[in-house]
A computed fold for an 81-nucleotide RNA from a Nitrospinota bacterium, annotated as c-di-GMP-I riboswitch aptamer. Taxonomically the source falls in Nitrospinota (Bacteria, Pseudomonadati). It was read from a public genome assembly, where an Rfam model found it.

RNA sequence: UCCCGAUAAAGGCAAACCCGUCGUGAGGCGGGGGCGCAAAGCUACGGGUCAGGUCAGCGACCUGACAGCCGGGCUGCCGGA
Numbered sequence: 001u002c003c004c005g006a007u008a009a010a011g012g013c014a015a016a017c018c019c020g021u022c023g024u025g026a027g028g029c030g031g032g033g034g035c036g037c038a039a040a041g042c043u044a045c046g047g048g049u050c051a052g053g054u055c056a057g058c059g060a061c062c063u064g065a066c067a068g069c070c071g072g073g074c075u076g077c078c079g080g081a
Stems, first nucleotide, its partner, number of pairs: 003080003012037002017032006035068001041074003045071003048066008
């Protein structure tokens, strides 16, 4: 370096829900909260889901959202029990 991850230790993150706030919305941010997480750190590249719009419609396209849906890419803590 790779690989591995424990009823270990030091720390970390934070679902639902509630409050505030921003957004047409999906949802974002802050506070509380704690279901979980060894990448639940970062990244919309592929797939997927969701929202708004366009088209008479099938559905397609456009613009967004989600990284805690699955892959890919980049980076990283503790340890080898």
Notes
Its mean pLDDT, the model's own confidence on a scale to 100, is 88.